[in-house]
RNA sequence: ACCUUCGGGGCAGGGUGAGGAUGGUUUCCAUCCAAUUCCCGAUCGGUGGUAUAGCCCACGAGUCCAUUCAUGGACAUGAUCCGGUGAAAUUCCGGGGCCGACGGUAACAGUCCGGAUGAAAGAAGGU
Numbered sequence: 001a002c003c004u005u006c007g008g009g010g011c012a013g014g015g016u017g018a019g020g021a022u023g024g025u026u027u028c029c030a031u032c033c034a035a036u037u038c039c040c041g042a043u044c045g046g047u048g049g050u051a052u053a054g055c056c057c058a059c060g061a062g063u064c065c066a067u068u069c070a071u072g073g074a075c076a077u078g079a080u081c082c083g084g085u086g087a088a089a090u091u092c093c094g095g096g097g098c099c100g101a102c103g104g105u106a107a108c109a110g111u112c113c114g115g116a117u118g119a120a121a122g123a124a125g126g127u
Stems, first nucleotide, its partner, number of pairs: 001127006011041001013040003019033006042111002044100002046059004054098002062075005080096005102114003
């Protein structure tokens, strides 16, 4: 340099009932359905670096524009503290806390559905 393959996981269990349906009755009552999104609680964690990382540094994934279709630019892009061990750890051990793109939905989503049997950072192997 070329080729091949691989390359993202997660709502258990409960509470409430906006709203809807049915029946009896009439301006009420009963029964059923009803948020994996609200509340309690549970659970998940891409890639490279580094003493082993969701929260340190960097990259990828998103939207838009341009395009010589190789790529480039703009916007957006979350979160960590304390103690211990050690030569070295915001990475290990102990404890406390926090975060999570875009669109959809009969109720507000890291976990449901969708773009995606996709793409990519990269990893392994072969020539």
A computed fold for a 127-nucleotide RNA from a soil metagenome, annotated as FMN riboswitch aptamer (RFN element). Its mean pLDDT, the model's own confidence on a scale to 100, is 84. The RNAcentral record of the sequence draws on MGnify.